[in-house]
RNA sequence: ACGCUCGUAGCUCAGAGGAAGAGCACCGCCGUCCGAGGGCCGAGGCCGCUGGUUCGACUCCAGCCGGGCGUG
Numbered sequence: 001a002c003g004c005u006c007g008u009a010g011c012u013c014a015g016a017g018g019a020a021g022a023g024c025a026c027c028g029c030c031g032u033c034c035g036a037g038g039g040c041c042g043a044g045g046c047c048g049c050u051g052g053u054u055c056g057a058c059u060c061c062a063g064c065c066g067g068g069c070g071u072g
Stems, first nucleotide, its partner, number of pairs: 001071007010024004018055001026042001028040003048064005
C1' cells in the first nucleotide's frame, strides 16, 4: 500500500429497514446477627465519525478513524 473482517450499555455479545436486547457487573429491596448464595426491582446506549439513499437507517451505500487477520 492492497484485500477481508470487526466497532452496539462499565465488560462480553445478540439484533441486520418500522427505531435496541441479553448475560455479567452496578443501585435499591427481600432475606441474615452481619454477610455470601438466592429471589425481586431499577438505572445505564442519539448503535465509532461524517455524508448519501429512503416516508423511515443500528441495519443499505461512500469516505474517514480505530482494532484484528492476510498478501506484497
Transfer RNA from a Solirubrobacteraceae bacterium, 72 nucleotides, folded computationally. NCBI's taxonomy places the organism under Bacteria, Actinomycetota, Thermoleophilia, Solirubrobacterales, Solirubrobacteraceae. Its Rfam family is "tRNA". Rfam's curators write: Transfer RNA (tRNA) molecules are approximately 80 nucleotides in length. The sequence is in RNAcentral, with records from ENA and MGnify. The prediction has a mean pLDDT of 81.